Description:
This is a predicted structure of a 1648-nucleotide part of an RNA (large-subunit ribosomal RNA, half A) from an uncultured Bacteroidia bacterium. It was read from a public genome assembly. It matches the Rfam family "Bacterial large subunit ribosomal RNA".
[in-house]
Context: one part of a larger RNA
RNA sequence: AGCGAACGGAGGAUGCCUUGGCUUCCGGAAGCGAGGAAGGACGUGGUAAGCUGCGAAAAGCUCCGGGGAUCUGCAAACAGGAAUUGAUCCGGAGAUGUCCGAAUGGGGUAACCCGUCUGGCUGAAGGCCAGUCGCUGUCAAAAUUGACAGAGCAUACGCAGGGAACUGAAACAUCUUAGUACCUGCAGGAAGAGAAAGAAAUAUCGAUUCCCAAAGUAGUGGCGAUCGAAAUGGGAAGAGCCUAAACCGUGUGCGUUACGGCGUAUGCGGGGUUGUAGGAUCACCUCUGAAGAACAUAUUAGGAACCGGAACCGUCUGGAAAGUCGGUCCAUAGAGGGUGAAAGGCCCGUACGGGUAACGGGAUAUGUUCGAUGGUGACACCUGAGUAGGGCGGGACACGUGGAAUCCUGUCUGAAUCCGCGGCGACCAUGCCGCAAGGCUAAAUAUAACCGGAAGACCGAUAGUGAACCAGUACCGUGAGGGAAAGGUGGGAAGCACCCCGAACAGGGGAGUGAAACAGAACCUGAAACCGUUCGUUUACAAGCGGUCGGAGCACCUACGGGUGCGACGGCGUGCCUUUUGCAUAAUGAGCCUACGAGUUGCUUCUCGAUGGCGAGGUUAAGGCCUUCAGGGCCGUAAGCCGGAGCGAGAGCGAGUCUGAACAGGGCGUUCAGUCAUCGGGAGCAGACGCGAAACCUAGUGAUCUACCCAUGGCCAGGGUGAAGGUGCCGUAACAGGCACUGGAGGCCCGAACCAGUUUCCGUUGAAAAGGGCUUGGAUGAGCUGUGGGUAGGAGUGAAAGGCCAAUCAAACUGGGAGAUAGCUCGUACUCCCCGAAAUGUCUUUAGGGACAGCCUCGGUUAUGAUUGCGUGAGGUAGAGCUACUGAUAGGAAAAGAGGGCUUCAUCGCCUAUCGAUUUCUGACAAACUCCGAAUGCGCGCAAUUCAGAUUCCGGGAGUGAGUCGUCGGGUGCUAAUAUCCGUCGGCGAAAGGGUAAGAGCCCAGCCCUUCAGCUAAGGCCCCCAAGAACAGUUUAAGUUGAGACGAAACGAAGUGACACCGCUAAGACAGCUAGGAUGUUAGCUUGGAAGCAGCUAUUCAUUCAAAGAGUGCGUAACAGCUCACUAGUCGAGCGGUGAUGCGUGGAUGAUGACCGGGCAUAAAAACUGUCGCCGAAGCUAAGGACACGUACGCAAGUAAGUGUGGUAGGGGAGCAUUCCAGUCAGCGUCGAAGGUGGGACGUGAGUUCUGCUGGAGCGUCUGGAAAAGAAAAUGUAGGCAUAAGUAACGAUAAUCAGAAUAGAAAUUCUGACACCGAAAACCCCAGGUUUCCUGAACAACGUUAAACGGAUCAGGGUUAGUCGGGGACUAAGGAGUAGCCGAGAGGCGAAUCCGAUGGCGAAUCGGUUAACAUUCCGAUACUCGCCUUGCAGGAAGAGAUGAGACCGAGAAGUGACACUGCCGCGCGCUGACGGAAUAGCGCGUUGAAGGCCGUAGGGAGACUGAAAGCCGACAGUACCGAGCGUCUUCGGACAAUCGGACAGCGCAGGUAAUCAUACUUGCAAGAAAAUCAUUUUUUCGUUAAGAGCAAGGCGACCCGUACCGUAAACCGACACAGGUGGGUGAGGAGAGAAUCCUAAGGUGCUC
Repeated sequence: AGCGAACGGAGGAUGCCUUGGCUUCCGGAAGCGAGGAAGGACGUGGUAAGCUGCGAAAAGCUCCGGGGAUCUGCAAACAGGAAUUGAUCCGGAGAUGUCCGAAUGGGGUAACCCGUCUGGCUGAAGGCCAGUCGCUGUCAAAAUUGACAGAGCAUACGCAGGGAACUGAAACAUCUUAGUACCUGCAGGAAGAGAAAGAAAUAUCGAUUCCCAAAGUAGUGGCGAUCGAAAUGGGAAGAGCCUAAACCGUGUGCGUUACGGCGUAUGCGGGGUUGUAGGAUCACCUCUGAAGAACAUAUUAGGAACCGGAACCGUCUGGAAAGUCGGUCCAUAGAGGGUGAAAGGCCCGUACGGGUAACGGGAUAUGUUCGAUGGUGACACCUGAGUAGGGCGGGACACGUGGAAUCCUGUCUGAAUCCGCGGCGACCAUGCCGCAAGGCUAAAUAUAACCGGAAGACCGAUAGUGAACCAGUACCGUGAGGGAAAGGUGGGAAGCACCCCGAACAGGGGAGUGAAACAGAACCUGAAACCGUUCGUUUACAAGCGGUCGGAGCACCUACGGGUGCGACGGCGUGCCUUUUGCAUAAUGAGCCUACGAGUUGCUUCUCGAUGGCGAGGUUAAGGCCUUCAGGGCCGUAAGCCGGAGCGAGAGCGAGUCUGAACAGGGCGUUCAGUCAUCGGGAGCAGACGCGAAACCUAGUGAUCUACCCAUGGCCAGGGUGAAGGUGCCGUAACAGGCACUGGAGGCCCGAACCAGUUUCCGUUGAAAAGGGCUUGGAUGAGCUGUGGGUAGGAGUGAAAGGCCAAUCAAACUGGGAGAUAGCUCGUACUCCCCGAAAUGUCUUUAGGGACAGCCUCGGUUAUGAUUGCGUGAGGUAGAGCUACUGAUAGGAAAAGAGGGCUUCAUCGCCUAUCGAUUUCUGACAAACUCCGAAUGCGCGCAAUUCAGAUUCCGGGAGUGAGUCGUCGGGUGCUAAUAUCCGUCGGCGAAAGGGUAAGAGCCCAGCCCUUCAGCUAAGGCCCCCAAGAACAGUUUAAGUUGAGACGAAACGAAGUGACACCGCUAAGACAGCUAGGAUGUUAGCUUGGAAGCAGCUAUUCAUUCAAAGAGUGCGUAACAGCUCACUAGUCGAGCGGUGAUGCGUGGAUGAUGACCGGGCAUAAAAACUGUCGCCGAAGCUAAGGACACGUACGCAAGUAAGUGUGGUAGGGGAGCAUUCCAGUCAGCGUCGAAGGUGGGACGUGAGUUCUGCUGGAGCGUCUGGAAAAGAAAAUGUAGGCAUAAGUAACGAUAAUCAGAAUAGAAAUUCUGACACCGAAAACCCCAGGUUUCCUGAACAACGUUAAACGGAUCAGGGUUAGUCGGGGACUAAGGAGUAGCCGAGAGGCGAAUCCGAUGGCGAAUCGGUUAACAUUCCGAUACUCGCCUUGCAGGAAGAGAUGAGACCGAGAAGUGACACUGCCGCGCGCUGACGGAAUAGCGCGUUGAAGGCCGUAGGGAGACUGAAAGCCGACAGUACCGAGCGUCUUCGGACAAUCGGACAGCGCAGGUAAUCAUACUUGCAAGAAAAUCAUUUUUUCGUUAAGAGCAAGGCGACCCGUACCGUAAACCGACACAGGUGGGUGAGGAGAGAAUCCUAAGGUGCUC
């Protein structure tokens, strides 16, 4: 270390539970609000943070009713109280009700600020209390008046004004989605519609609305996708009315008049209201008040809290009885819940009964007021006008412009008047129906935020709401908006007194409580991953998808039968899923565990099957009634639907009909039962199996980042250069020009702050989601920056990069349409049994998708099929052939003709190594040639054999339509490819087993299960490795074999075996050895030389010989020399060559180490040939068993012989488990349920069952039913736990060291050293933060380590203003906005006016004091405004005008502060070992504000202002130094009575800041507004007064901020983050300097 067991930790699954949800039904109410809502802020308790309640009358006040004993909410505790004189509590009616919010006196950054008027308190100012003061509309009205109403909020339902897109159409534009989403306006408890200018059709009906049917019909429609009525029938409900006008009367205005009236406009009253027309008027006749409505009164149902409400005891077990056993009772009550387990009789309740206040809009009664007189005749007055209708353009109607009626209208037109008008789907006629252009109207219908009740084959804490819990919370985001996690002790806290360990209020051990503490608060049960401890066993030569088969040994248990754990060693053996032709693949997915996680639901839309009812019929729908309230019964009885009859385009006819001249023929029918319900398979419409886009549209939210713009402020050390202009001199007739000085320009130069971001390095799980180091660019400008504003999404902004618009940009973000769509990818969950594919054809904007066909399955049906043999057919392939065609074709012969040459004046002619039709001989080619022509295959017939899950057709359900390899036949290609395209067969796919070392496709062979049986196939038999070192004969020497499915050629070679032919050879071959190899001559020529042998020439000749070349090589300068050819001798038998062939050989070179699988093998263990054995598979056989199929027998159960049982996509069948429901077992259960965790048994399996331990209250059997019904994978979701790993890191390398305190110190505190910053790492202010500030306590967590420390935790404390900042006084950009303008609506602009600082205005300084505040408190000294009183002078208010207020950049010069430095003086203190001195050195100090007066230079038109200088303040005496009564102390220090000291009483010099100064000079780009102030004009009032001014005295002065951080550990960056962050002060030495280096004050050493 592995495996196993036991025991633990961690974790929070499972089981059980439910306070909370979900769905449906019923009822109520259907609103609240200026009488101030909804919703909030802030308060409110004795102690009080949160929730709840309440509102300064504040967990409450008053009255009435109920109720009857405790109460002071959740929520304990302490303290204090209340209550039978009736509390708390419940119900009803009132009171109070801060501030915000429609918000309403004005303003505003919601919960704040500031007012007006009246009244009150006081005290004039200031302050306080109560009320009042908005806008719009209507009405009234003399009104700056009054009354009433409105505004806003809240689900859904409703009506109306606007109105998408994704999507579907497999693209897309009409169309669809859809008048949907969304925006907007408005209303009601419902809304809308509504009492026919209707619907129909020769018959009629009689307002509207809703339901069922008609009907997916008629229609509409790129006639595509789709869309889709109505009449009519059956039901629910049921209700009808009022005006305008004619006519009469009357009011007002106007006109007119003959003053009698009349007309006109506009009100009011009467009258009148319709289609078979009605009304008015006139005449005649006749009659009365109904239904109903409103109001009033009375009675009443109802109606709150609430009241009554039956019946039980004992035994046993137990912690507890409701359980068990025994006996008993009630029931108009056996619904339900609770009680220490399971209760009709214990408690609350339940059935039933009772009860009343307010109210009573419901019901009844009465009364009042409204609410039809009717008829006939005459007459012709009235009966809704910019209307109906029409043209053009649109929209709505189911109806897309169509033949398009009907309705609405933007625009242009434009009737009739009852003898009239409209409609009946163009239009016309006839007929019929109705009467527009005014209005009201209940019920039936829709919805559910709120209140109450009920139910559930709904959930049970990852479920059910997002939310069972203090959840729309924490948290995230600028914002719109997004949005969690988190339940359980026990019956009862009986919540562990006391002791011990420990620094301990940490944690633990005892003791005690309790049935149980392994129920101890991190608390029921307590699984798994993961982490341990102990024991058994194994492991240190061992190579391993980790299992399986065999198995020695060790240990344990045993009922003695056996069983359990470990496993040395051996055999075999490349995970799972997905996707693929094909995966161990080095292709995808998963770290592990637990929980969750995907074919569902709706629809009388269709189809098929099963079952059931009825059957030529079957069946109800909406709705109604009953009722025991159940997914019951009856009615609705045929509304309707299907079937019963078809044919035809139709008229139509009909067992027939159509076509047709037909009585012909033919087509379709006539023969076959349907229908309703339930369940199941499939389709359609819906998101339709789950997850997943990029996008589109709609409404909003964002310019705190960034881009640009607007307004108002601020900043830029220092140094350099030296333009224009000016002055002087020279110069010119005058200019010009020159020189010097002055001057101080510039998108000028160098360079800090500041801004930027050039190169490189580092960083890259960072210090940092863009930085750091060095370096670099700009740095008076098109500069940088603060504050407040503006521009918004197909829009903005852009010195332009498609840049930026909140870490997001070729179209932001948030919510919604929305579950968009996805021919695409991934995933898709229990078992067994039967069968079992495809990767092909045709078409396809089609090619990775589909439709139809093919192939599979299930049901029915058919008796057909397959194979072999025989017979009989069609055919044009292989082959072959071509004087058999069409073409092609090598050589030869003949050859017309043509070209060329010769010749000619021309012709003729001749020649030809040129071309050549045609003929012929030899040879020979073809997929698109055939005079020929098989084998196989195919059709048909007959017969036989076996198969019977084979075959045909019909119907339900599919999948497949990517294929791949091998043999054979071909095309393309290179007769290349694991290439590609066809055909044929086989395999893989979807097939295991054996062989091939290993291997999808090759060879053998098709796996139901068991067996330690046998026989074989391919292939093997020396060992690995089962079986022959088998036998016989040859070959090979190369380890060839042995790279032979897996490597190779041309070419080469006395390798070797066997074969054929030719030549030499006993007249002696071939090879070896011995000897010779000569002469003319050194051949001639050439040459320096050339003699056999540099070169050239040559009948290279001749002689001697056995033989010997004018020479085959070596050699020399040339000779010489050595050889060869050739010859003789010796030897004694074969020698040489060519061709074809078997086995070998060279050719033969690659990268990690090598390819016989390895060892190895040579008369073989190689190759070839032959023979006999054996091994060898999941094949076959044997034995047993399971299942399926059909056959036979049998009523059935079953039995028997037979056949079969590999399997992906897929079809079919049978089962298991989970949750819930009904019945059942008069089931089980505290004597122990579920769940958890071990063990045994049973079943083919999913699983079931028994039992030990744990657990502590529920659970099952059987028969049926219903589903949120089974997980290993989706880069799945959530939680938990691993791994890497005790690894990287611990955030600037400015740095630490010593001593003391403490239980404990590297880091804390103190002391002493050392180091760092010092234009900062010091100090002051803004923004922002919001208590972080100070003190005490304490260290769990937080702090990148420890901690005694802390910006962390707990408690207490702390912020004091007339003058500082803001408001109460101003205005800018911009915003709001009355009037007004514009716009479907929402809303957009917008004089006046208001708001709005970053600007204008505007009164305080020094010193002291606290743990923490100070220009705020205290001391001293000032100033501003207002009020009162007194005094003085005599004008005041309003309006207007003018001016000031009032403004740019740059530059230079002057002035000038104890801010700084130097020097002199003075005061105080300190100072030296040797080593003393003090006239020495060093340090500190040597001071003084605001304000007032005066006023120079300067400024100003003036009033006046005003640096400097001077006086007062300013004196006490402070500061400073020394001593110090005494008190406190954390021992560090703090406070401090009192006393003493001294001072030039502010020297001199340098140089600067502020200031003067809004000054001055200069330049061109020409540089806010208002308040306010001044002057002046005018009007009004006034001369005693009012009001204002001056002086003195007295009084008064509101609200908010004020702590602390603030270049940072407190802000913005997720952090105690190397980043970012505006203004002011900013010392010394060196230096031009704010650069840089070192230091002061001060701060710090950066939390390992």